[in-house]
RNA sequence: UCUUGAACACGGCAAACCCGUCGAAAGGCGGGGACGCAAAGCCACCGGUCUACAGGGCUCGGCCUAUGACAGCGGGGUUGCCACA
Numbered sequence: 001u002c003u004u005g006a007a008c009a010c011g012g013c014a015a016a017c018c019c020g021u022c023g024a025a026a027g028g029c030g031g032g033g034a035c036g037c038a039a040a041g042c043c044a045c046c047g048g049u050c051u052a053c054a055g056g057g058c059u060c061g062g063c064c065u066a067u068g069a070c071a072g073c074g075g076g077g078u079u080g081c082c083a084c085a
Base pairs, nucleotide, nucleotide: 003085004083005082012037013036017032018031019030020029021028022027035072041078042077043076045075046074047073048070049069050068055064056063
C1' cells in the first nucleotide's frame, strides 16, 4: 500500500416514535430517542421505490406524468479509523 474483517482498541452514525419547523406531498432540518449499521461518510451516474403542487386527459370514482424525493433499496464512483490476519 492492497485485500479482508470487526477479533482487540479508540470511537462514529442514528431506525421507529415524540416535539418544533419547511414543504402540495413524498420527504428534509433541529432536539430527544436507539432499530440497527464496518462506511448507515459523501455523490442522483444506472436500476428501483415514493409523492403528484402544476400539467394532461377522463366515465369526475379516480388515471398518467418528475422538473420533486429516497444514499438506512441495490449497483457504481469517491474519501476515511483500526489491524487478529
A computed fold for an 85-nucleotide RNA from a Lysobacteraceae bacterium, annotated as c-di-GMP-I riboswitch aptamer. It was read from a public genome assembly, where an Rfam model found it. The coordinates come from a structure-prediction model, not an experiment, and the mean pLDDT is 84.